[in-house]
């Protein structure tokens, strides 16, 4: 060099979650790779990091290091849209109230605005007057079996008589009393009053008269301000989804280079 048997070690690799840390189940990429069993209330192990168990390969194209291209796919992070959510209130939004201001309109004004003065009025006291209401006076009718008057038929009593008495009904009349009328007087009262008078107020309101000559108002829009709400707009933060990346990490598949790695017989 060749043969024949073995050993190391190899039979997928990544992501992210989990975990002190490794793999592994279970998810995703990748693309096709020996079979069974275990395992999220986990499984199994610790720097050589799944484990038993059976099978092929096996010292190289095949197995392991290292370097370089390419570069699915994921985390991470920034941007933007959209949903829902907490919160801020000077944010020149908006909504509500609310003050002033008078550019505009509207109204009112030379048939005289505002303003100034004088005068009433309203308002307050006292008096009067009236007006109502009560009640006295006055005044009509009514009004008493008997205990009110008058006259008292009849009947009664006294008396010899003449005469007297008391006296019911019945007529008349009155007394409180009840009704009523007048309102003439008088007094007491008042949620009364287009009245008087006299005095006080006079700041607001109404009015009248005078003087003076152009505003006066604040209803709508406008513009300055406060005050207050948080639906909606905005700002501020977190969250769930999409989507982009020029970023950042990690990376299968694929290629490219460089290096390493056994025993033990036999010729």
């Nucleotide at each position: 060099c060749c043969g024949u048997a073995c050993u190391a070690c190899a039979u997928g690799g990544g992501g992210a979650g989990g975990c002190a840390g490794c793999g592994g189940u279970g998810c995703c990429c990748u693309g096709u790779a020996c079979u069974c069993g275990c395992a999220a209330u986990c499984c199994g192990c610790u720097a050589c990091a799944g484990c038993g168990a059976g099978g092929u390969g096996g010292a190289a194209c095949u197995c392991c290091c290292c370097g370089g291209c390419c570069g699915a796919g994921g985390g991470c992070u920034g941007g933007c849209c959209u949903u829902g959510u907490g919160g801020a209130g000077c944010c020149u939004g908006a909504c509500c109230c609310u003050g002033g201001u008078a550019a505009g309109c509207a109204g009112c004004g030379u048939u005289g605005a505002c303003g100034a003065u004088c005068g009433g009025g309203u308002c307050c006291u006292g008096c009067g007057c009236a007006a109502c209401a009560a009640a006295a006076c006055u005044u009509u009718g009514u009004g008493a079996a008997c205990c009110c008057u008058g006259u008292c038929a009849g009947g009664u009593c006294c008396g010899g008589a003449a005469g007297g008495a008391a006296g019911c009904a019945g007529c008349a009349g009155u007394a409180a009393g009840c009704a009523g009328a007048c309102c003439c007087u008088u007094u007491u009262g008042u949620g009364u009053g287009c009245c008087g008078c006299a005095g006080g107020g006079c700041g607001g309101c109404c009015u009248g008269a005078u003087c003076c000559g152009a505003g006066c108002c604040g209803g709508c829009u406008g513009c300055c301000g406060g005050g207050g709400u948080a639906a909606c707009g905005u700002c501020c933060g977190g969250a769930a989804g999409g989507u982009c990346a020029u970023g950042u990490u990690c990376g299968a598949c694929g290629c490219c280079g460089g290096g390493g790695u056994g025993u033990a017989c036999g010729g």
A computed fold for a 267-nucleotide RNA from a Peptococcaceae bacterium, annotated as Bacterial large signal recognition particle RNA. It is recorded under the gene name ffs. The coordinates come from a structure-prediction model, not an experiment, and the mean pLDDT is 77. RNAcentral holds the sequence, with entries from ENA. The source organism's lineage runs through Bacteria, Bacillota, Clostridia, Eubacteriales and Peptococcaceae.